The RNA shown here (transfer RNA) has 71 nucleotides and comes from a Pseudomonadota bacterium. Model confidence (mean pLDDT): 84 of 100. Rfam family: tRNA. It is annotated as a transfer RNA.
RNA sequence: GACGCUGUGGCCGAAGGGUAAGGCGGAGGACUGCAAAUCCUCAAAUCCCGGUUCGAAUCCGGGCAGCGUCU
Numbered sequence: 001g002a003c004g005c006u007g008u009g010g011c012c013g014a015a016g017g018g019u020a021a022g023g024c025g026g027a028g029g030a031c032u033g034c035a036a037a038u039c040c041u042c043a044a045a046u047c048c049c050g051g052u053u054c055g056a057a058u059c060c061g062g063g064c065a066g067c068g069u070c071u
Stems, first nucleotide, its partner, number of pairs: 001070007010024003018054001026042005047063005
């Protein structure tokens, strides 16, 4: 330099055009003699800028970052 893949809570990880799952972790509560375990509740996210669309995490263009292949 060319091509490809990836980018979503603190971490991991789904969602393939229509209210953004789940797990770990965190906070509050129940239970307990106190805890642990268990159960309930809560907070927290779409890399950036444009475009298409009634509607974009999702499709398109351009950037940025990481990884891989080739030279």